Description: A computed fold for a 275-nucleotide part of an RNA from a Patescibacteria group bacterium, annotated as large-subunit ribosomal RNA, domain VI. Rfam family: Bacterial large subunit ribosomal RNA. The prediction has a mean pLDDT of 85. RNAcentral holds the full RNA, with entries from ENA.

Context: one part of a larger RNA
RNA sequence: CGCACGAAAAUUGAGAGGGCUAGUCCCUAGUACGAGAGGACCGGGACUAACGAACCUCUGGUGUACCAGCUGUCCUGCCAAGGGCACCGCUGGGUAGCUACCGUUCGGCACGGAUAAGCGCUGAAAGCAUAUAAGCGCGAAGCCGUCCUCAAGAUUAGUUUUCGUUCCUUUGACUUCGGUCAAAGGAGAAGAUUCCUGGAAGAUGACCAGGUUAAUAGGUUCUAGGUAUAAGACCAGUAAUGGUUUAAGCCGAGGAAUCCUAAUAAAUCAAAAUU
Numbered sequence: 001c002g003c004a005c006g007a008a009a010a011u012u013g014a015g016a017g018g019g020c021u022a023g024u025c026c027c028u029a030g031u032a033c034g035a036g037a038g039g040a041c042c043g044g045g046a047c048u049a050a051c052g053a054a055c056c057u058c059u060g061g062u063g064u065a066c067c068a069g070c071u072g073u074c075c076u077g078c079c080a081a082g083g084g085c086a087c088c089g090c091u092g093g094g095u096a097g098c099u100a101c102c103g104u105u106c107g108g109c110a111c112g113g114a115u116a117a118g119c120g121c122u123g124a125a126a127g128c129a130u131a132u133a134a135g136c137g138c139g140a141a142g143c144c145g146u147c148c149u150c151a152a153g154a155u156u157a158g159u160u161u162u163c164g165u166u167c168c169u170u171u172g173a174c175u176u177c178g179g180u181c182a183a184a185g186g187a188g189a190a191g192a193u194u195c196c197u198g199g200a201a202g203a204u205g206a207c208c209a210g211g212u213u214a215a216u217a218g219g220u221u222c223u224a225g226g227u228a229u230a231a232g233a234c235c236a237g238u239a240a241u242g243g244u245u246u247a248a249g250c251c252g253a254g255g256a257a258u259c260c261u262a263a264u265a266a267a268u269c270a271a272a273a274u275u
Base pairs, nucleotide, nucleotide: 001153005164006163007162008161009160010159011158015150016149017148018147021049022048023047024046025045026044027043033038051107052106053105054104055103059100060099061098062097066093067092068091069090070089071086072085073084074083075082076081111145112144113143118138119137120136121135166187167186168185169184170183171182172181173180174179191269192268193267194266195211196210197209198208199207216262217261218260219258220257221256222255223254225251226250227249232245233244234243235242236241
C1' cells in the first nucleotide's frame, strides 16, 4: 500500500514445513513342524538404543556487584576493624537465570482411504480353461489423511462477534424557507501511536505486561534460599587462641505485601459509501 467505511478481538484452512527409526528379552511355547538336532508364524507384554522436543522438581555445571577463609603489598595516624591491587588475587561454597544423555518429562502409536509386487472372486472372447477383456475384492516401513508447527498478499485477499460512523465554518445548487445536496476547511468517534515504567520478549524495530480508577519497575517490610556463627563486649589462657552473647551477621536476580519514588503533563493519527 492492498483486502472499496474505520477499528478491536476470535477463527476457517488453500497451501507450506516437520515427524514417520531400530533392537533385545519374556509369555503364547520348548507348542506347531521335525527322526533328531533344532525350533516358529499369528497374538500379547516389558525394556532399551539412537534421534527429537520441552523443561529446571531432582542430580550436576556455571553463577566476574552473594557469603566465608587465606597470602603479599599500599592506604584509612597506630591497635583492632576495614578498603584498593595482585587472573574474579587465591581457595571453599552458592540464590535466580542459563544449561547437560551429566538431569527430568514427553514423542514415534493406533486408525481410515487409494495402491505396488503378490494373492483372489465372478467371467467371456475361445460351450472348456482363464484373477481381466466388462465388473468386484484383499494386500506394504512406501503414497494421501490422521499427529505437530506456520498459514487469508489464499489479490479467489475468506468467516464470526463486538465497538464507532458525530459536530462546526465557508462557498455553490435546489427549496415546500423548516432545510437538503455537493465541494473545501476545521473539530476529533471507536481505536491506535508517540511518550513513560518495565519484561521469563529482545541487537534495534517488533512482541508482551502496565501507566495513579495503578503493584509496571525501584525502594521498604516479611519470607524462601545462600553462606556459616559478624563486629563490639565479657570470660579462660603468659600468649597464640578458644568460649559466651550467636542457627549469629551479611546477602544480586526468587515469592509476597505496601503507592514511599518513578510511570507526570501532554501531543499525534484517525469515519467513506448506501439506505